Transfer RNA from a Patescibacteria group bacterium, 72 nucleotides, folded computationally. The source organism's lineage runs through Bacteria and Bacteria candidate phyla. RNAcentral holds the sequence, with entries from ENA. Rfam family: tRNA. It is annotated as a transfer RNA. Gene Ontology term of the family: triplet codon-amino acid adaptor activity.

RNA sequence: GCCGAAGUGGCUCAGUGGUAGAGCGAGUUCUUGGUAAGAACUAGGCCGCGGGUCCGAUUCCCGCCUUCGGCU
Repeated sequence: GCCGAAGUGGCUCAGUGGUAGAGCGAGUUCUUGGUAAGAACUAGGCCGCGGGUCCGAUUCCCGCCUUCGGCU
């Protein structure tokens, strides 16, 4: 330099056009003589950045950034 993959709550990941979910983690409450375990509830992300298409974009298109892999 070229090609490809990935970027979504604190972490690991879903989500193929109609304004986003799960598990773990965190907090509160219940339960217990007290812990652990268990149960219920709550908070937390507007989706890497910028543009485009569309009535509408996390999703499609373009550029850029970061990480990983491959080729030379």